A computed fold for a 76-nucleotide RNA from Arenicella sp. 4NH20-0111, annotated as transfer RNA. The sequence is in RNAcentral, with records from ENA. Its Rfam family is "tRNA". NCBI's taxonomy places the organism under Bacteria, Pseudomonadati, Pseudomonadota, Arenicellaceae, Arenicella.

Order: sequence, then C1' cells, then structure tokens
RNA sequence: GGGCGUUUAGCUCAGUUGGUAGAGCAUCGCCCUUACAAGGCGAGGGUCAGUGGUUCAAGUCCACUAACGCCCACCA
Repeated sequence: GGGCGUUUAGCUCAGUUGGUAGAGCAUCGCCCUUACAAGGCGAGGGUCAGUGGUUCAAGUCCACUAACGCCCACCA
C1' cells in the first nucleotide's frame, strides 16, 4: 500500500425482506427466608463507532473516516 471482517445497554451477544431497539449476565426495588444464597415479579440503563447520502421511513442499503483483528503485497 491492497483486500476482508468486526463496531448495538456496564459485560457477552441477537436483531429475518428497511417499518416504533431486544436477550442473558450484572445493577436497583419488591416477594420469599430468622438471615443469606437460590428462586419469583418488576424497574432503570441505548440515539446502534463517527460524518454524509438514498428513502415516506435506515441498526439494516451506499460513500468516506476512525478503532480493533485477519490475509496479501512492498521492504533499496
């Protein structure tokens, strides 16, 4: 230098054919218990890496940028 992949909640990850963002764990509250754990019920937490574009509508499609990873090339 070229190509490919990943980026979504505190963490690990889903998200189909573009149509109001989810799960598990963690956190908090309540129930249960003498108490703790386990278990049950509920709650909070996100503008989907960034910018721009397409569209009535973008996590999803397109371009560029960034971070991380892999492969290839170069190496005077």